[in-house]
Context: one part of a larger RNA
RNA sequence: UGCAGAAAGUCUGAGGGGAAGGAUCCUUUAGUACGAGAGGAACAGGGAUCCGAAGCCAAUGGUUUACCGGUUAUCCAACAGGGUAGGCCGGGCAGCUACGCUUUAGCUGAUAAGUGCUGAAAGCAUCUAAGCACGAAGCAGCCCUCGAAAAGAGACUUUCCGGAACCCCCCUAGAAGAGGGGGUUGAUGGAAGUGGUGUGUACGCGCGAAGGUCACGACGCGCUCAGCACGCACUCCCCAAUCG
Numbered sequence: 001u002g003c004a005g006a007a008a009g010u011c012u013g014a015g016g017g018g019a020a021g022g023a024u025c026c027u028u029u030a031g032u033a034c035g036a037g038a039g040g041a042a043c044a045g046g047g048a049u050c051c052g053a054a055g056c057c058a059a060u061g062g063u064u065u066a067c068c069g070g071u072u073a074u075c076c077a078a079c080a081g082g083g084u085a086g087g088c089c090g091g092g093c094a095g096c097u098a099c100g101c102u103u104u105a106g107c108u109g110a111u112a113a114g115u116g117c118u119g120a121a122a123g124c125a126u127c128u129a130a131g132c133a134c135g136a137a138g139c140a141g142c143c144c145u146c147g148a149a150a151a152g153a154g155a156c157u158u159u160c161c162g163g164a165a166c167c168c169c170c171c172u173a174g175a176a177g178a179g180g181g182g183g184u185u186g187a188u189g190g191a192a193g194u195g196g197u198g199u200g201u202a203c204g205c206g207c208g209a210a211g212g213u214c215a216c217g218a219c220g221c222g223c224u225c226a227g228c229a230c231g232c233a234c235u236c237c238c239c240a241a242u243c244g
Base pairs, nucleotide, nucleotide: 005160006159007158008157009156010155011154015146016145017144018143021051022050023049024048025047026046027045028044034039052104053103054102055101056100060098061097062096063095067091068090069089070088071087072085073084074083075082076081106142107141108140109139114134115133116132117131167183168182169181170180171179188240189239190238192235193234194233195232196230197229198228199227204223205222206221207220208219211216
């Protein structure tokens, strides 16, 4: 610096490291198995010693420039009390330590070679094809230790600070999420009004109108820059954004 706020505390444990035992003798097994005899085992159990490893200081030994005592030289005039030479020597608590003491046991899981069970293909046989059981000082655990910088950058508790989300009304934003605006301290959406924009002069009535005896009559003119529409702007809390 990163881990999308800060602080304190408690954890998890991916991963890393250590890992530790080795040998000899005695004894039980057993004068057994085996062998005509002579001779003469093993599996397994117990004990001891040596080397190595780890830990410890109650006792033993060492050390002990804390301490106590004796004594030498010299200095503080002398006494007393001290300094210097760890002067020398005799003791010595704690601590540290070895020459001292303690421990140095196995178990579990998955396997290798290998040993098997059941078993077909292939009426048999076969450890294998399906399935199942064993099997090593090796591998992985049980033990000790480091370890949220494990970028998939973790979890929990407490405290403080800040932001946002959820809900509703919406959008010129939008596939869903997202983004943006508003939420009565309100013009966010709807409704309404005004302006504006678009279209281009509504319905109806009156007049005219070729034709026509009348009625009727395409169409034209007037009322009429009308009527209608609107996604824009403004106005307005009438409706909905309530309360939480």